[in-house]
Formats: sequence, structure tokens, C1' cells
RNA sequence: GGUCGCUUGGCUCAGUUGGUUAGAGCAUACGAUUCACAUUCGUAAGGUCGGUGGUUCGAGUCCACCAGCGACCA
Repeated sequence: GGUCGCUUGGCUCAGUUGGUUAGAGCAUACGAUUCACAUUCGUAAGGUCGGUGGUUCGAGUCCACCAGCGACCA
């Protein structure tokens, strides 16, 4: 330098052909249970989907550029 892939709450991930409210597990806080701790159960908070534009009535989900990470080729 070239080709390709990934980037969604603190962490690990899902989101099927664009369509009504963006979800799960772990972690965190509170509560229940216990003499107490742990386990278990319940509730809650926490993201606007790497960034900027574009297409569309509508984009996490399609397109372009940029950034970061990774693989391969040279």
C1' cells in the first nucleotide's frame, strides 16, 4: 500500500428481508428470604446503536467518507 471483517448500556453478546416500545446474560443499587453471609427470587437505574453526512414516509439494519481494532496479501 491492497482486500476483508468487526465497532449496540461497565463487561460479553442478540437484533431474521429497513417499520410501531432497542433487548438478554453478568455486574451495580434496593427489597424479600437468613441470626448473619452466600445462594435464590423480585424490582430499578443505566445505551439512542464509533463519528459525520446521504437515501427513504421511516435506518441499529442500506450507501459514502472518517476513526479505532483485527485477519490476510504484498
Notes: The RNA shown here (transfer RNA) has 74 nucleotides and comes from a Minisyncoccota bacterium. RNAcentral holds the sequence, with entries from ENA. The prediction has a mean pLDDT of 81. It matches the Rfam family "tRNA". Rfam classes the family as a transfer RNA.